Predicted 3D model of a 349-nucleotide part of an RNA (small-subunit ribosomal RNA, central domain) from uncultured Polaribacter sp. The organism belongs to Polaribacter, within Bacteria. The RNAcentral record of the full RNA draws on ENA. The coordinates come from a structure-prediction model, not an experiment, and the mean pLDDT is 89.
Context: one part of a larger RNA
RNA sequence: UUGGGUUUAAAGGGUUCGUAGGCGGAUUAAUAAGUCAGAGGUGAAAUCCCACAGCUCAACUGUGGAACUGCCUUUGAUACUGUUAGUCUUGAAUUAUGUGGAAGUAGAUAGAAUGUGUAGUGUAGCGGUGAAAUGCUUAGAGAUUACACAGAAUACCGAUUGCGAAGGCAGUCUACUACGUAUAUAUUGACGCUAAUGAACGAAAGCGUGGGGAGCGGACAGGAUUAGAUACCCUGGUAGUCCACGCCGUAAACGAUGUCUACUUGGAGGCUGUGGCCUUGAGCCGUGGCUUUCGGAGCUAACGCGUUAAGUAGACCGCCUGGGGAGUACGGUCGCAAGAUUAAAACUC
Numbered sequence: 001u002u003g004g005g006u007u008u009a010a011a012g013g014g015u016u017c018g019u020a021g022g023c024g025g026a027u028u029a030a031u032a033a034g035u036c037a038g039a040g041g042u043g044a045a046a047u048c049c050c051a052c053a054g055c056u057c058a059a060c061u062g063u064g065g066a067a068c069u070g071c072c073u074u075u076g077a078u079a080c081u082g083u084u085a086g087u088c089u090u091g092a093a094u095u096a097u098g099u100g101g102a103a104g105u106a107g108a109u110a111g112a113a114u115g116u117g118u119a120g121u122g123u124a125g126c127g128g129u130g131a132a133a134u135g136c137u138u139a140g141a142g143a144u145u146a147c148a149c150a151g152a153a154u155a156c157c158g159a160u161u162g163c164g165a166a167g168g169c170a171g172u173c174u175a176c177u178a179c180g181u182a183u184a185u186a187u188u189g190a191c192g193c194u195a196a197u198g199a200a201c202g203a204a205a206g207c208g209u210g211g212g213g214a215g216c217g218g219a220c221a222g223g224a225u226u227a228g229a230u231a232c233c234c235u236g237g238u239a240g241u242c243c244a245c246g247c248c249g250u251a252a253a254c255g256a257u258g259u260c261u262a263c264u265u266g267g268a269g270g271c272u273g274u275g276g277c278c279u280u281g282a283g284c285c286g287u288g289g290c291u292u293u294c295g296g297a298g299c300u301a302a303c304g305c306g307u308u309a310a311g312u313a314g315a316c317c318g319c320c321u322g323g324g325g326a327g328u329a330c331g332g333u334c335g336c337a338a339g340a341u342u343a344a345a346a347c348u349c
Stems, first nucleotide, its partner, number of pairs: 004320003008302001012317001014201004021194003025088007033081002035077008049065006091191001092188003095184006103177007110154001114150008125136002162169002206247006215241002220236004258316006266294012278281001298305002322349003331342004
């Protein structure tokens, strides 16, 4: 390379947008580039293959043939692909009318809890544990009442719930945005799918500058435990956690399952639209979108998956090729740094 794979054995990029490229709905006509056919030219010799011949045979050599699967020219064919010019509506998008949600950004605001401060009541403990001690407390703690302040998070509702491309998103209200979905034969008329390079977004931790700092809490200190205890438990506690702006760019970033399209028996739920029917009921009969679970065929090494496929097919992209060395070294790129990314070999089993 071919072939084979990618939930769990090695392997799906964290996610989306999108450039090149690859692929692409129905129909008519033209063209004839790809494609197919005929003819001509060329395709040196040797080699290879076949037949015959020469060295006593063979290797070797000679003669003839075939072949050289290619390229060029020309004449045709036109189903498919391409190109050009039209047409169409089912893919796609738009519009209108409904509707949905913890989707985003900004601002305002509420109550509970916690802590602190001040004042009152009040007196000897509080706290903590397996048991203790460190710690707090007669300079009046803890408890309790009133008032004030601060920061962070939003009990119940709450759910295999919902929304979002993913990361993720939860008190309430307002403003500004984005999105999904249903209905309408309203509009455009293939405008589509995928996507190397690239761009944007991207939990937590971490970094820079300036704020903030209630609770929690790496580091650190002390008390215990223990043979020891640089831990688990306890008392404290700094970074951090929060906000603004700028970096970082990684996660078991998981459904360990790339995106899109079509097709293929069913049952039971949940969320959200919508049509019809009357006997207006917690009704009946349909029809969409999303989502959970059980299972059939089929698939799978098995576990299991099973119309939301890991089934049957197609399009495009990423990735894999024994274990270790190693996601390391070196070099490049990016970063303030931490480091990230790209990515070997010797050697060894």